[in-house]
The RNA shown here (Archaeal signal recognition particle RNA) has 309 nucleotides and comes from a Thermoplasmata archaeon. The source organism's lineage runs through Archaea, Methanobacteriati, Thermoplasmatota and Thermoplasmata. Rfam family: Archaeal signal recognition particle RNA. By type it is a non-coding RNA gene. The literature on the family includes a 2002 paper in Curr Opin Struct Biol by Wild et al., "Towards the structure of the mammalian signal recognition particle". Its family is annotated with SRP-dependent cotranslational protein targeting to membrane, signal sequence recognition and signal recognition particle, plasma membrane targeting in the Gene Ontology.
RNA sequence: UGCUAGGCUAACCGGAGGGGUAGGCGUCCUCUUAUACACCGAAAUCGUCUUUAGCGGGGGUGACGGCCGAGUGCGGCGUAUCAGACCUGUUGGAGGUCCACAUCGUGACGAUGAGGUCCUGUCCUGUGGGGCUGGUGGUGGCGAGCGGAUGCAGCCGGAGGGCGGCAUUAUUCGUCUUGAUUACAGAAAUCGGGUCAGGCCCUGACGGGAGCAGCCUUACUGUUUAUUACCAACGCUCAUAGGGUCGCGGGACCGAGAAUCGGUGUGACAACUUCCAGUAGGUGCUGGCGACAAGCUCGGUGCCUGGCA
Numbered sequence: 001u002g003c004u005a006g007g008c009u010a011a012c013c014g015g016a017g018g019g020g021u022a023g024g025c026g027u028c029c030u031c032u033u034a035u036a037c038a039c040c041g042a043a044a045u046c047g048u049c050u051u052u053a054g055c056g057g058g059g060g061u062g063a064c065g066g067c068c069g070a071g072u073g074c075g076g077c078g079u080a081u082c083a084g085a086c087c088u089g090u091u092g093g094a095g096g097u098c099c100a101c102a103u104c105g106u107g108a109c110g111a112u113g114a115g116g117u118c119c120u121g122u123c124c125u126g127u128g129g130g131g132c133u134g135g136u137g138g139u140g141g142c143g144a145g146c147g148g149a150u151g152c153a154g155c156c157g158g159a160g161g162g163c164g165g166c167a168u169u170a171u172u173c174g175u176c177u178u179g180a181u182u183a184c185a186g187a188a189a190u191c192g193g194g195u196c197a198g199g200c201c202c203u204g205a206c207g208g209g210a211g212c213a214g215c216c217u218u219a220c221u222g223u224u225u226a227u228u229a230c231c232a233a234c235g236c237u238c239a240u241a242g243g244g245u246c247g248c249g250g251g252a253c254c255g256a257g258a259a260u261c262g263g264u265g266u267g268a269c270a271a272c273u274u275c276c277a278g279u280a281g282g283u284g285c286u287g288g289c290g291a292c293a294a295g296c297u298c299g300g301u302g303c304c305u306g307g308c309a
Base pairs, nucleotide, nucleotide: 001309002308003307004306005305006304007303008302011061012060013059014032015031016030017029018028022050023049024048025047026046037058039057040056041055066301067300068299069298070297071296072295075292077290078289079288082287083286084285085283086282087281088280089279090278091277092276093275094274095273096272097271099267100266101265102264103263104262105261109257115254116253117252118251119250120249121248122247123243124242125241126240127239128238129237130236131234133232134231135230137227140176141175142174143173144172148169149168150167151166152165154163155162156161183223184222185221186220192217193216194215195214200209201208202207
């Protein structure tokens, strides 16, 4: 010094959270865990210690572990002036799409007519009619009738009043015309009409007069029917003059090919796009590198004794 067998010692014999404390650990509470000494004792006006952070006693393991050094290394972090990959932009090149020409092939369809040329309807505009729909609107005369109203003036009567005349006007009926009609309902407080109970007025009487309410009616109002001069509009239509024509339809003429798709070549090339190369920026996605680093491996790191070499 190495190997081997033992003894002793340092050291170790769960973790997390809460409460409490300047703070750690324990006594208290909760959770988790098992090859863990889950041993005994004291401890809340508490026990003990100070970042190497329980105390006293017993027991077990025992240089294993721990510490130091080297290597390896899960993992996260960083790195774009390490390489790759991907993304965005940009430049260039070669292709593709697209276009023109030439050429080769394909051949739906085709003498019941390929293809081409021409005309035309559908569409639009102008002009002149019709139709339909909506709105709007409510004519102008003639004749007859009877009584009335208003204005003017005459004659008669004792009052009420009576007689006749001129002019204007409303109303009723008939009829014609018109785009200017029908039906129903309401309707002038008084200043439209008719009839006017009661009451009022004149009178000796007869009789007469004005007239409220009510009723009837007219203007007028509302709804409705018919109609349309006028004003608009149009899923309609006729005539005429133009325009336009992708698509669809009709007609005339010529008369044998041909739409489409594909290959090749030449050219053209605005835009888009594929690949390649360059370039600018970005992304830690992959490898590399850097500093960390759980875990693992190796080595070193106590004392004493017996035996062997």